[in-house]
Formats: sequence, C1' cells, structure tokens
RNA sequence: GCCUCUAUAGUUAAAUGGUAUAACAUCGGUUUUGUAAUCCGACGUUGACAGUUCGAUUCUGUCUAGGGGCUCCA
Repeated sequence: GCCUCUAUAGUUAAAUGGUAUAACAUCGGUUUUGUAAUCCGACGUUGACAGUUCGAUUCUGUCUAGGGGCUCCA
C1' cells in the first nucleotide's frame, strides 16, 4: 500500500427494510431470624457523517477504532 471481517445496554449476544429484544450485571421490592438463592418490577443501547427509501441496526459511500490475510501488479 491492497483485500477482508467486526462495531447494538455496564458485559455477552439476537433482530429477513416496518414498535430495538434477551440473558447476566446494577437499582427497588418480595421472601428469610439473617445472608445467598427464588419471585416481581425498574433502568439502560444501534461507532461518526452523508445518501437511497414513506420508513434504515439492516442497503450504498466516506471516515474512525479493532481483528485477520497478502507483499503479486503498479
């Protein structure tokens, strides 16, 4: 320098262009003589900027960050 993959909640992961979800964690409650566990509830997320579309996590472009491969051509 070139190619390729990845980026979603504090963490790990879903979501065929049509209300962004689950588990764990955290917080509150329940339960217990007490702790843990159980049960109920709450909180919180699409890397950035554009484009296409009635509608984008999803498609396209550029950028950023990270992983992997190539050193052939120019």
A computed fold for a 74-nucleotide RNA from a Bacteroidales bacterium, annotated as transfer RNA. The RNAcentral record of the sequence draws on ENA. Lineage of the source: Bacteria > Pseudomonadati > Bacteroidota > Bacteroidia > Bacteroidales.